[in-house]
């Protein structure tokens, strides 16, 4: 330099061939326990990396940027 993949909760990741975003772990509170752990219930936590475009409507489609990662030279 060229060609891909990837970016969603504190962490690891789903998601939808466009219609108001979820799980596990973690955190908080409560129940249980003599107490702790374990278990159970509930809750908090996200402008879905950024900038544009299409659309009535974009996490999803299109273009670009940036970060990460892989291949080729």
């Nucleotide at each position: 330099g060229c060609c891909g993949c990837u970016a969603u909760a504190g962490c690891u990741c789903a998601g939808u061939u466009g219609g108001u975003a979820g799980a596990g772990c973690g955190u908080g509170u409560g129940a249980c326990u003599u107490g702790u752990a374990a278990u159970c219930a509930c809750a908090a936590g996200g402008u879905c990396u950024c900038c544009g475009g299409u659309u009535c409507a974009a996490u999803u489609c299109c273009g670009g940027a940036u970060g990460g990662u892989g291949g080729c030279u």
The RNA shown here (transfer RNA) has 73 nucleotides and comes from a Paracoccaceae bacterium. It matches the Rfam family "tRNA". It is annotated as a transfer RNA. The sequence is in RNAcentral, with records from ENA.